[in-house]
Model confidence (mean pLDDT): 82 of 100. The RNA shown here (transfer RNA) has 73 nucleotides and comes from Nematostella vectensis. Its Rfam family is "tRNA".

């Protein structure tokens, strides 16, 4: 240099083009306990890597760039 995969909550990951994008764990508060952990209840946290295009409508489809990982000369 070329090819391929993957970028979504703090982490690991779901998400048929159609409601204001979700789960578990973690975090915060509460209940319970002599106290801690566990359990239960509630809550906060995202401009879906960046920019354009297609579409009535894009996390999802197309293109470019970028980051990471793997392969190859």
């Nucleotide at each position: 240099g070329c090819c391929u995969c993957u970028g979504a909550a703090g982490c690991u990951c779901a998400g048929u083009g159609g409601u204001u994008a979700g789960a578990a764990c973690a975090c915060u508060g509460g209940u319970c306990u002599c106290g801690u952990a566990a359990a239960c209840c509630a809550g906060g946290g995202g401009u879906c890597g960046a920019g354009a295009g297609u579409u009535c409508g894009a996390g999802u489809c197309u293109c470019u760039c970028u980051a990471u990982a793997g392969g190859u000369u």